[in-house]
The prediction has a mean pLDDT of 78. This is a predicted complex of two RNAs, RNase P RNA and transfer RNA, with 436 nucleotides together. Rfam match: Bacterial RNase P class A. The family's RNA type in Rfam is ribozyme. From the family's description: Ribonuclease P (RNase P) is a ubiquitous endoribonuclease, found in archaea, bacteria and eukarya as well as chloroplasts and mitochondria.

RNA sequence: GACGGCCGCCGCCCGCCGGGCCCCUCGGGGCGAGGCGGGGGGAGGAAAGUCCGGGCUCCACAGGGCACGGUGGUGGGUAACGCCCACCGGCCGCGAGGCCAGAGCCAGUGCAACAGAAAGCAGACCGCCCGGCGGGCCCCUCGGGGUCCGGCGGGUAAGGGUGAAACGGUGCGGUAAGAGCGCACCAGCGGGGCGGGUGACCGUCCCGGCUCGGUAAACCUCACCGGGAGAAAGCCCGAAUAGGGAGGGAUGACGCGGCCCGCGUCGUUUGGACCUCCGGGUAGGGCGUUCGAGACCGUCGGCGACGGCGGUCCUAGAGUCAUGGUCGUCACCGGUCUCCGGACCGGGACAGAACCCGGCUUAUU
RNA sequence: GCGAGAUAGCUCAGGCGGUCAGAGCGUCGGAUUCAUAACCCGGAGGUCGAGAGUUCGAGUCUCUCUCUCGC
Numbered sequence: 001g002a003c004g005g006c007c008g009c010c011g012c013c014c015g016c017c018g019g020g021c022c023c024c025u026c027g028g029g030g031c032g033a034g035g036c037g038g039g040g041g042g043a044g045g046a047a048a049g050u051c052c053g054g055g056c057u058c059c060a061c062a063g064g065g066c067a068c069g070g071u072g073g074u075g076g077g078u079a080a081c082g083c084c085c086a087c088c089g090g091c092c093g094c095g096a097g098g099c100c101a102g103a104g105c106c107a108g109u110g111c112a113a114c115a116g117a118a119a120g121c122a123g124a125c126c127g128c129c130c131g132g133c134g135g136g137c138c139c140c141u142c143g144g145g146g147u148c149c150g151g152c153g154g155g156u157a158a159g160g161g162u163g164a165a166a167c168g169g170u171g172c173g174g175u176a177a178g179a180g181c182g183c184a185c186c187a188g189c190g191g192g193g194c195g196g197g198u199g200a201c202c203g204u205c206c207c208g209g210c211u212c213g214g215u216a217a218a219c220c221u222c223a224c225c226g227g228g229a230g231a232a233a234g235c236c237c238g239a240a241u242a243g244g245g246a247g248g249g250a251u252g253a254c255g256c257g258g259c260c261c262g263c264g265u266c267g268u269u270u271g272g273a274c275c276u277c278c279g280g281g282u283a284g285g286g287c288g289u290u291c292g293a294g295a296c297c298g299u300c301g302g303c304g305a306c307g308g309c310g311g312u313c314c315u316a317g318a319g320u321c322a323u324g325g326u327c328g329u330c331a332c333c334g335g336u337c338u339c340c341g342g343a344c345c346g347g348g349a350c351a352g353a354a355c356c357c358g359g360c361u362u363a364u365u
Numbered sequence: 366g367c368g369a370g371a372u373a374g375c376u377c378a379g380g381c382g383g384u385c386a387g388a389g390c391g392u393c394g395g396a397u398u399c400a401u402a403a404c405c406c407g408g409a410g411g412u413c414g415a416g417a418g419u420u421c422g423a424g425u426c427u428c429u430c431u432c433u434c435g436c
Stems, first nucleotide, its partner, number of pairs: 001330007009042002012039006020031004044350001048361002051359005056230004068226005073087005088102001089100004103221002108219002110215002125160002127156005133150007168186006187211002189208008234287004244278005250268007294313008332347006366436006374390004383421001392408004414430005
């Protein structure tokens, strides 16, 4: 892991019984806590972390810009992505293959500790060479010459040594010694032409001595993307009590009026838990909630990611949280023994849905 | 579902990356005192939660895990 037996857990459906409640034309009818029986369903490849991307919902929003955050080769896939596929380039590996935040330091600004002579329009410590001065020694045709040492003024990046990194490499020429100073080849950079590719880019030819570069997971620049919050989002129903509003009723004043009733305006709600209606919120209940960018099979297109078409299927849904335990047989893995038929012993992890999907990452038999 | 943090035994610093890993309390040794405490002097003690990446170089920047705290 598969099948079966027994015992349990959580939803759903059906049948029977049913404390109780409601309606009534008093015959009955409806609802229903709970109980019993039956049927059918019940975790994952990661359900996890919440690291990305969407659906969905509410709020905000004329348009544009700034700020902030993210992404960064090219082409494609996708609802979308920082994911996936194919290709290009670089690095690693004998190889199969693996890794790359892989745009831009020719817009600007910054950084490079220590060591080292010198580290950002470089630099002379040792060394090498030239000139000149002073001194020692040697030679001498007495004019000088050679060699060594020590200051001084210059030249030099070939050699030593430092560093993660030192202004191309090899050879020849050249030079006082040197140096792309010149030349040949190689490496790199820049520009141009031709050919191939949708493109990243590749191949090839020519020109320029052009010859240092690193760092943007440093500020920054460019291109593209991003409104915010999240299922406790949000929508619906809605008591009791208290409180709000309107009307009625009670009562006082004034006006209309000769007076009463009545009507209108203003006031008192004075005493009393007066009556009717309305709306908001709370408790509580329901929806969102599981049928969806769905699963499986076939076929077609495509290198592939994936897409089109046809068919079949419905596949957990709670509200303190269920999906488990045990036994038997078999399969799997590891070890020991073996007469190679097998026997014996041990093991089964990581972890568990709560709105739903696509990824990534992490854990693991 | 959302946010913050982890640095010495404890409480905390550490600016746009560098020989700066530091402060206070505590601890150890010395000095002082008749003795103890305080004061004074000196020392030890850290894989900066873990693992990768970027860089010459990471406590610091980025990613992934672990743990803690808050709403």